[in-house]
This is a predicted structure of a 74-nucleotide RNA (transfer RNA) from a Nanobdellota archaeon.
RNAcentral holds the sequence, with entries from ENA.
It matches the Rfam family "tRNA". It is annotated as a transfer RNA.
RNA sequence: CCCCACCUAGCUCAACUGGCUAGAGCGCGCGGCUGUAGACCGCGAGGUUCCUGGUUCAAGUCCGGGGGUGGGGA
Numbered sequence: 001c002c003c004c005a006c007c008u009a010g011c012u013c014a015a016c017u018g019g020c021u022a023g024a025g026c027g028c029g030c031g032g033c034u035g036u037a038g039a040c041c042g043c044g045a046g047g048u049u050c051c052u053g054g055u056u057c058a059a060g061u062c063c064g065g066g067g068g069u070g071g072g073g074a
Stems, first nucleotide, its partner, number of pairs: 001073007010026004019057001028044005050066005
């Protein structure tokens, strides 16, 4: 320098062919249980979906540019 994949909650990941309010597990907070804690059960908080622009009635999803991470090639 060229090509490919990926970037969504604190972490690991979903979200179909663009569609109604972006979810799950773990973690965190509160409560129940327990002599206490853990485990278990219930509830809750937590998101500029990497940035920017575009297409569309509608974008996490499609398109352009940029950034980052990983892989391959010269």